[in-house]
Context: one part of a larger RNA
Molecule: large-subunit ribosomal RNA, domain II
Organism: Candidatus Nanoclepta minutus
RNA sequence: GCGGGGGAGUGUACCCGAGUGGCGAGGCUAAGGAGUCUAACUCCGAAGCCGCAGGGAAACCGAGUCCCCGCAGGGUCUCCGAGGGGGCCCGUUUGAAAGAGCGGUUAGUCACUCGGGUACGACCGGAAACCGGGCGAUCUACCCCGGGAUAGGGCGAAGCGGGUUUUAUACCCGUGGAAGCCCGAAGGGAUGGGAUAUAUCCCUCCCAUGAUCUCGGGGUAGGGGUGAAAAGCCAAUCGGGCCCGGUAAUAGCCGGUCCCCGCCGAAAUUGGCCCCAGUCAAGCCUCGGGUUAGGAUUCCAUCGGUGUAGAGCUACGGAUCCUGUGGGGGUUACCUCACAGGGUCCAACUCCGAAGCCGAUGGAUCCGUAGAUCCCGAGAGACGGGGUAUGCGGGAAAGCCGCAUAUCCGAGACGGGAACAACCGAGACCUGAGUUAAGGCCCCAAAGUGCCGGUUAAGUGAUGUCGAAGGGUAUCUGCCUCCUAAGACACCGGGGAUGUAGGCUUAGAAGCAGCCAUCAUCUAAGGAGUGCGUAACAGCUCACCCGGCGAGGAGGCAGGUCCCGCAGACGGACGGGUCUAAACCGGCCGCCGAGACUCAGGUCUACGGACCGUUGGUCCGUAUGAGGUAGGCGGGCGUCCGGGUGGCCUAGAAGGAGCUCCGAAAGGGGCUCUGGAGCCGCUCGGAAUGAGGAUCCCCGC
Numbered sequence: 001g002c003g004g005g006g007g008a009g010u011g012u013a014c015c016c017g018a019g020u021g022g023c024g025a026g027g028c029u030a031a032g033g034a035g036u037c038u039a040a041c042u043c044c045g046a047a048g049c050c051g052c053a054g055g056g057a058a059a060c061c062g063a064g065u066c067c068c069c070g071c072a073g074g075g076u077c078u079c080c081g082a083g084g085g086g087g088c089c090c091g092u093u094u095g096a097a098a099g100a101g102c103g104g105u106u107a108g109u110c111a112c113u114c115g116g117g118u119a120c121g122a123c124c125g126g127a128a129a130c131c132g133g134g135c136g137a138u139c140u141a142c143c144c145c146g147g148g149a150u151a152g153g154g155c156g157a158a159g160c161g162g163g164u165u166u167u168a169u170a171c172c173c174g175u176g177g178a179a180g181c182c183c184g185a186a187g188g189g190a191u192g193g194g195a196u197a198u199a200u201c202c203c204u205c206c207c208a209u210g211a212u213c214u215c216g217g218g219g220u221a222g223g224g225g226u227g228a229a230a231a232g233c234c235a236a237u238c239g240g241g242c243c244c245g246g247u248a249a250u251a252g253c254c255g256g257u258c259c260c261c262g263c264c265g266a267a268a269u270u271g272g273c274c275c276c277a278g279u280c281a282a283g284c285c286u287c288g289g290g291u292u293a294g295g296a297u298u299c300c301a302u303c304g305g306u307g308u309a310g311a312g313c314u315a316c317g318g319a320u321c322c323u324g325u326g327g328g329g330g331u332u333a334c335c336u337c338a339c340a341g342g343g344u345c346c347a348a349c350u351c352c353g354a355a356g357c358c359g360a361u362g363g364a365u366c367c368g369u370a371g372a373u374c375c376c377g378a379g380a381g382a383c384g385g386g387g388u389a390u391g392c393g394g395g396a397a398a399g400c401c402g403c404a405u406a407u408c409c410g411a412g413a414c415g416g417g418a419a420c421a422a423c424c425g426a427g428a429c430c431u432g433a434g435u436u437a438a439g440g441c442c443c444c445a446a447a448g449u450g451c452c453g454g455u456u457a458a459g460u461g462a463u464g465u466c467g468a469a470g471g472g473u474a475u476c477u478g479c480c481u482c483c484u485a486a487g488a489c490a491c492c493g494g495g496g497a498u499g500u501a502g503g504c505u506u507a508g509a510a511g512c513a514g515c516c517a518u519c520a521u522c523u524a525a526g527g528a529g530u531g532c533g534u535a536a537c538a539g540c541u542c543a544c545c546c547g548g549c550g551a552g553g554a555g556g557c558a559g560g561u562c563c564c565g566c567a568g569a570c571g572g573a574c575g576g577g578u579c580u581a582a583a584c585c586g587g588c589c590g591c592c593g594a595g596a597c598u599c600a601g602g603u604c605u606a607c608g609g610a611c612c613g614u615u616g617g618u619c620c621g622u623a624u625g626a627g628g629u630a631g632g633c634g635g636g637c638g639u640c641c642g643g644g645u646g647g648c649c650u651a652g653a654a655g656g657a658g659c660u661c662c663g664a665a666a667g668g669g670g671c672u673c674u675g676g677a678g679c680c681g682c683u684c685g686g687a688a689u690g691a692g693g694a695u696c697c698c699c700g701c
Stems, first nucleotide, its partner, number of pairs: 001701006011120013026050003032044004054061002064088001066087004073080002089104006123256004130246006141220009150210001152183003159175006187207003192203004222238001224234003259636006269282005284381001285379006294367003298364009310352001311350002317346013385409010414425003429602007439592003442577003448589001450588006461579002470564003474561010491548005497521003502516003527542001531540002603626002605623008637690001639687010655674008
């Protein structure tokens, strides 16, 4: 990993509710007992329980077959009326009273089945732990008793003896053999490295007469031991050993929870909680029951409310800029206050003020007597949400955090978007045919290499890996102004002067450092000078004028496309190929394209009707019925066992294999082979009743 088998909402008690049945103002027995054909069944057994009256803490007191309306229904012409509603009245408690609370015009009880609650292991599996009683020191820690082991070599303390010397000290020689001394086998260890098997091997290294190593025997036990102390070790287990028991500990956590079909179908919010992984109540879902006529508020009209968007501010409050005047302060840069004028703003400003939203009335529309809304009861799930659009708060921002409204995903398939929960189209009962939606129509790939006009040359782009400020004599379009055959624009040639080097300043300042002024003359024209230049001059040039040339030119505004700005890690992304349209803008026609829409056939559900052999069936009709997670409800299939009943089988039961038929499904049947002895239908009842998952358990391969 595969195959087979096992594997999870059960039982009892009590309570609540529903269904069915018995009896009914009553209902039922319990323990126990009797009979008997003995797990059956029948009978006895009111002790007791529930109900028949309530109110009150208690003492205690103690209740309607009255009137009206009215659904269904009935009778029939406006009447009766079960259930229901309203009124009046009554009981009791409180109160001085008024009033208020509870109750009154009677239905229960027992059993079974189902749903739920509580207590128990309580759907199954899973702890880390806690407590009790035992078992362990053959491992290991320490201690005690009795033993054993330690090649060889080196160093040479004290002490002692001798020598030299006058003595001593000292020195020398010898002897001696100290030290948890040195080197190094056995032995013990474990510094670094390699390999790596639950722990070993190899190399290197440390100790190796000692606090050494080692054998045998003995001792200390679990909140205890032992510890040269690491919370180390106490049998491959140690911040409290192991085994058994309490024990199915507990787990708001994690995983799993087994056949089919039909109907409806959520929530991820609010409030509370030592509450935030949970839970309770409400809201939202389902189912059952009751009542009976309204309900929804999309649209229109009218009336009213509001203070947002916007706007405004000599209409208030506040902020702020400029100018002027005045006052105050000041280390003169400035600061500050008041007034006046002008200007810009505001969630916590409003003289104003929409769209909307809210309410009321009327009308229209839709839903509803085939029963809506509402009320009562039973069962839930859920209380981790998320995306988009719009309006907001926080945040320079975020695939960020929070809020509101709408919608979608969640729980929604299908078509488009290359791929892609929530973007676009559209809400899938089944089968078939047709028509469209979004989106597309050169090839991949269904449908136009469709038509008309314009733009782009950047592969720009081909629906977004969107790109800014700022640039472009790239190019297209529109508008405005000016010049122009009395010659524009560009280019070429010529002139571009004089007073004068204007005055001042300055070392100098002559058009051209700077300050002031910026006149006049001659003229076709020429600035007290546009730029370069000089130390200052000089020089070059421009404005301006003339000539040559001979047709459009100069400037501005607005719009479209394009380019630069523009740099990323494998080579690389229009989905790809590729495309000059198969790109972009505007217009037109056709076609393709979903489970959408239409048509035809069929199934089921709900409701209405008719009929029948009536917890149901058949037929007809209606549906602006049939996506669906959690979840509620309904109906079925199959397995095992039992009662009743009907059958099959050695002329071949169950089981197995293959083929085949039927049913919407769970499933059911037939044939052949195998197998070799039991098995099945119908009906009623009862369950240890359905597996692919739990790192599930066992066995096999």